Predicted 3D model of a 73-nucleotide RNA (transfer RNA) from Synechococcus sp. CB0101. The coordinates come from a structure-prediction model, not an experiment, and the mean pLDDT is 83. Taxonomically the source falls in Synechococcus (Bacteria, Cyanophyceae, Synechococcales, Synechococcaceae). Rfam family: tRNA. By type it is a transfer RNA.
RNA sequence: GGGGGUCUAGCAAUCUGGUGAAUGCAGCGGACUCAUAAUCCGCCUUAGGCGAGUUCGAUCCUCGCGACCCCCA
Numbered sequence: 001g002g003g004g005g006u007c008u009a010g011c012a013a014u015c016u017g018g019u020g021a022a023u024g025c026a027g028c029g030g031a032c033u034c035a036u037a038a039u040c041c042g043c044c045u046u047a048g049g050c051g052a053g054u055u056c057g058a059u060c061c062u063c064g065c066g067a068c069c070c071c072c073a
Stems, first nucleotide, its partner, number of pairs: 001072007010025003018056001027043005049065005
């Protein structure tokens, strides 16, 4: 320099155009208990890398930029 892939909450991760982005773990608070664990409830939770475009409507499609990974040179 060329090509491909990925980017969503603290971590993992669902959703391939349609109201409110599901779920698990972690954390915090509460209930229960003599207490702890387990279990249950709530919060964290206005979470889509950034910007622009297309569309009535974008996590999803298109373009640019950025970060990371892989391949080629």